[in-house]
Context: one part of a larger RNA
RNA sequence: CUGGGCGUAAAGCGCGUGUAGGUGGUUCUGUAAGUAGGGCGUGAAAGCUCCCGGCUCAACUGGGAGAGGCCGUACUAAACUGCAGAGCUAGAGGAUGGUAGAGGGAGGUGGAACUCCAGGUGUAGUGGUGAAAUGCGCAGAUAUCUGGAGGAACACCAGUGGCGAAGGCGGCCUCCUGGACCAUUCCUGACACUCAGACGCGAAAGCUAGGGUAGCAAACGGAAUUAGAGACUCCGGUAGUCCUAGCCCUAAACGAUGAGUGCUAGGUGUCGGGAGUCAAAUCUCGGUGCCGUAGUUAACGCAAUAAGCACUCCGCCUGGGGAGUACGUGCGCAAGCAUGAAACUC
Numbered sequence: 001c002u003g004g005g006c007g008u009a010a011a012g013c014g015c016g017u018g019u020a021g022g023u024g025g026u027u028c029u030g031u032a033a034g035u036a037g038g039g040c041g042u043g044a045a046a047g048c049u050c051c052c053g054g055c056u057c058a059a060c061u062g063g064g065a066g067a068g069g070c071c072g073u074a075c076u077a078a079a080c081u082g083c084a085g086a087g088c089u090a091g092a093g094g095a096u097g098g099u100a101g102a103g104g105g106a107g108g109u110g111g112a113a114c115u116c117c118a119g120g121u122g123u124a125g126u127g128g129u130g131a132a133a134u135g136c137g138c139a140g141a142u143a144u145c146u147g148g149a150g151g152a153a154c155a156c157c158a159g160u161g162g163c164g165a166a167g168g169c170g171g172c173c174u175c176c177u178g179g180a181c182c183a184u185u186c187c188u189g190a191c192a193c194u195c196a197g198a199c200g201c202g203a204a205a206g207c208u209a210g211g212g213u214a215g216c217a218a219a220c221g222g223a224a225u226u227a228g229a230g231a232c233u234c235c236g237g238u239a240g241u242c243c244u245a246g247c248c249c250u251a252a253a254c255g256a257u258g259a260g261u262g263c264u265a266g267g268u269g270u271c272g273g274g275a276g277u278c279a280a281a282u283c284u285c286g287g288u289g290c291c292g293u294a295g296u297u298a299a300c301g302c303a304a305u306a307a308g309c310a311c312u313c314c315g316c317c318u319g320g321g322g323a324g325u326a327c328g329u330g331c332g333c334a335a336g337c338a339u340g341a342a343a344c345u346c
């Protein structure tokens, strides 16, 4: 390279926007680049194939024919692909009217809990554990009541509920703003799909500067446990967790399942629309679960939300270790990230 693959064996980029490129609905006309056909030219020799010869063969020698092509040339064909032109509406987009939603950003606001502060009542414990101790407390704790301050998170509702491309999003109100779905079938007329690079987003932790700090809590200190205890348990406790601005760019970033389109038994739940109805039943569109037929799979399982049957495009895999290491390069303030070997070894 061919071939085969990527849910769990190696393998789907964390996610999106989108350039080049690849691919592309339907009808007619034209063209003839691809394509198809036969003709001509050319395709040296050797080699391959056939025949003869030849020290026993082989090697080898000779002869003839054939085969061998992303090749050239003119001609012919016009179904398919391409190209040009003119149309179409089933793809895609728009318009109009509705619907649901923790989708995003900003500002405001509420109650419960917690800690702290001040005061009242009140007295000897409290706290914690397997049991204890460290800790706190007669300088009045714990408990209880009143008042105040502060920060963070939003019980119930809450749901294999909803929204978002993914990460993710949850008190309430206002403003700004993205997307989806349904109905009408009014408009545009293939405007589409995918996407190497590129660009943007990207949990947590971490970093820089400034703020904030109630609770929790790496590190750290102490009490226990233990042979020891660098842990598990307990008492404390700083970064951090929160906000603003800027970095970092990773993850079991998972459905371990790339995106798009079409097709292939059903049953049952749920969310949001529509038709229908007095209300239902029923039908229909879009999402989200469970079970299951054919089929598929090494099996487990998957099964219209496919891992089934097909097509288009991208990414990725090629024995284990060495190793996601070294080196080089790019990025980063750093931590490090991205790309990514070999010797050797089994």
Base pairs, nucleotide, nucleotide: 004317005316006315007300008299012314014201015200016199017198021194022193023192025088026087027086028085029084030083031082033081034080035077036076037075039073040072041071042069048066049065050064051062053060091191092188093187094186095184096183097182098181099180103177104176105175106174107173108172109171110154114150115149116148117147118146119145120144121143125136126135162169163168206247207246208245209244210243211242215241216240220236221235222234223233258313259312260311261310262309263308266291267290268289269288270287271286272285273284274283275282295302296301319346320345321344328339329338330337331336

Model confidence (mean pLDDT): 87 of 100. A computed fold for a 346-nucleotide part of an RNA from an uncultured bacterium, annotated as small-subunit ribosomal RNA, central domain.